A computed fold for an 80-nucleotide RNA, annotated as c-di-GMP-I-GGC riboswitch aptamer.
[in-house]
C1' cells in the first nucleotide's frame, strides 16, 4: 500500500415524530434507529436524482455526500 472480525475503543443516524427555516425540494436542533468501515470533508468534480421558473428544445434555479464514481483527510488491526 491494500483489506475488513461475530474483536477492542469509539462514532454516525433512515422512516417517523416536535420545534424551526425555506415558495419547493431541502436544511438546522432534540427526539428516534432502518441501517452505515467512511453514513467523515468535497454539489466552482464528473454522472444520476430531486425543486422551482421557462420552454419547440436547449437552458436557468437551489438541493440531494445515506445514488454511483473521483478528490482530500482519518480509528481500529483478525484472516487472506
Nucleotide at each position: 500500500u491494500a483489506c475488513g472480525a461475530u474483536a477492542a475503543u469509539g462514532g454516525c443516524a433512515a422512516a417517523c415524530c416536535u420545534a424551526u427555516c425555506g415558495a419547493a425540494a431541502g436544511g438546522u436542533a432534540g427526539g428516534g434507529a432502518c441501517g452505515c468501515a467512511a453514513a467523515g470533508c468535497u454539489a466552482a468534480a464528473g454522472g444520476g436524482c430531486c425543486u422551482u421558473c421557462a420552454u419547440u428544445a436547449a437552458g436557468a434555479u437551489g438541493g440531494c455526500a445515506g445514488c454511483c464514481u473521483g478528490g482530500c483527510c482519518a480509528c481500529c488491526g483478525a484472516a487472506a

The prediction has a mean pLDDT of 84.